[in-house]
Background
This is a predicted structure of a 152-nucleotide RNA (c-di-AMP riboswitch aptamer (ydaO/yuaA leader)) from a Candidatus Nanopelagicales bacterium.
RNA sequence: CCACCAACCGCGCCGAGUCUGCUUGCCCGCAAGGGCACUGGAGCCGGGGACCCAGGUAAGUGGGGCGAAUCCUUCGGUGGCUUGCCACCGGGGGUAGGGCAUUCCCUGCCCGAGCCCGUCAGCUCACCCGGUAGGCCUGAGGGAUAGAGGAU
Numbered sequence: 001c002c003a004c005c006a007a008c009c010g011c012g013c014c015g016a017g018u019c020u021g022c023u024u025g026c027c028c029g030c031a032a033g034g035g036c037a038c039u040g041g042a043g044c045c046g047g048g049g050a051c052c053c054a055g056g057u058a059a060g061u062g063g064g065g066c067g068a069a070u071c072c073u074u075c076g077g078u079g080g081c082u083u084g085c086c087a088c089c090g091g092g093g094g095u096a097g098g099g100c101a102u103u104c105c106c107u108g109c110c111c112g113a114g115c116c117c118g119u120c121a122g123c124u125c126a127c128c129c130g131g132u133a134g135g136c137c138u139g140a141g142g143g144a145u146a147g148a149g150g151a152u
Base pairs, nucleotide, nucleotide: 012136013135014134018042019041020040021039024037025036026035027034028033043132044131045130046129047128048127053122062120063117064116065115066114071094072093073092074091075090076089077088078087079086080085081084097111098110099109100108103144104143105142106141107140
């Protein structure tokens, strides 16, 4: 000097997941004060819920919600019985859709999961109920544009 890895701090990212009050308890601190828990408020988010509208029997593999996370295809394994189809699990390819520091365009990169209700829910005024987590470190490049700050 360069590369890689880890930790911490700051700026930030996905997401509704932010701000704040009283009392009490706990923790740190000489103190000032700070943090956590419980419990409220505001803001934001989600669900249920009339007329009207939509839909309309029965059966069937019930049906439904949060979320961008749907759908198609292929390979392997297991099982079923209708012998070529179906179901489940795992691995690929693509895709509706979504993200990358105000926003838009082009290009580039990435995601395209998971969970919940429990036979029940279309929309929906009033009204009712619930959540306010978790996970990360991108700084992608170019053009235009908005806003903020500084200097003169």
Of the family's consensus pairs, 92% are formed in the model.